[in-house]
RNA sequence: CAGCGAAAAGGGCAAACCCGCCGCGAGGUGGGGACGCAAAGCCACGGGACCGAGACGGUCAGCCGGGCUGCCGAA
Numbered sequence: 001c002a003g004c005g006a007a008a009a010g011g012g013c014a015a016a017c018c019c020g021c022c023g024c025g026a027g028g029u030g031g032g033g034a035c036g037c038a039a040a041g042c043c044a045c046g047g048g049a050c051c052g053a054g055a056c057g058g059u060c061a062g063c064c065g066g067g068c069u070g071c072c073g074a075a
Base pairs, nucleotide, nucleotide: 004073005072012037013036017032018031019030020029021028022027035062041068042067043066045065046064047063048060049059050058051057
């Protein structure tokens, strides 16, 4: 450096559910709360799901790939 994820340390994030606010909605956001997560950090590029009467329109990165970045460390 690449790959990998046992043990440990310091930490980090936060599903469902409840409350406030925003949105037609998917959903977002703040607080509470923890099922889980080694990228559950970031990006809609490919697939997928979902919303919308529809759009040359949106949502989901905690569905799978891919890209960028990153803590610790055995086999």

Predicted 3D model of a 75-nucleotide RNA (c-di-GMP-I riboswitch aptamer) from an Actinomycetes bacterium.
The model forms 90% of the base pairs in the Rfam consensus.
Its mean pLDDT, the model's own confidence on a scale to 100, is 90.